The RNA shown here (Guanidine-I riboswitch aptamer) has 100 nucleotides and comes from Alloalcanivorax marinus.
RNA sequence: AAAAUGGAUCGCUAGGGUUCCGGUGGGCUUCGCCCACGACUGGUCCGAGAGCGAUCGACCUUCUAGCAAGGUUACACGGCGGGACAAAAGCCCGGGAGGA
Numbered sequence: 001a002a003a004a005u006g007g008a009u010c011g012c013u014a015g016g017g018u019u020c021c022g023g024u025g026g027g028c029u030u031c032g033c034c035c036a037c038g039a040c041u042g043g044u045c046c047g048a049g050a051g052c053g054a055u056c057g058a059c060c061u062u063c064u065a066g067c068a069a070g071g072u073u074a075c076a077c078g079g080c081g082g083g084a085c086a087a088a089a090g091c092c093c094g095g096g097a098g099g100a
Stems, first nucleotide, its partner, number of pairs: 007056006015046002020043002022040001023037006057073006063066001075095001077098001081093003
């Protein structure tokens, strides 16, 4: 220099809502329970193909042929609508339709 692989899982973030906890308001038979509010910063929770990190995998080349060494895993605009969970979303349909 060339070649080939647009992978998976986990942790987290932007973001998201309201089951549970907490908060706020009200009620009651007040060690507590019930109702309403996410036009409550929050904890739990959901969470990115085009965000971050880790691990694994895959692929390429070389030779001393070992799971060995070196390397690659690039790029990535994007609806409307529908779906799940309590609900919503950058979740899923979906690197889809379309655009370039």
The source organism's lineage runs through Bacteria, Pseudomonadati, Pseudomonadota, Oceanospirillales and Alloalcanivorax.
The model forms 100% of the base pairs in the Rfam consensus.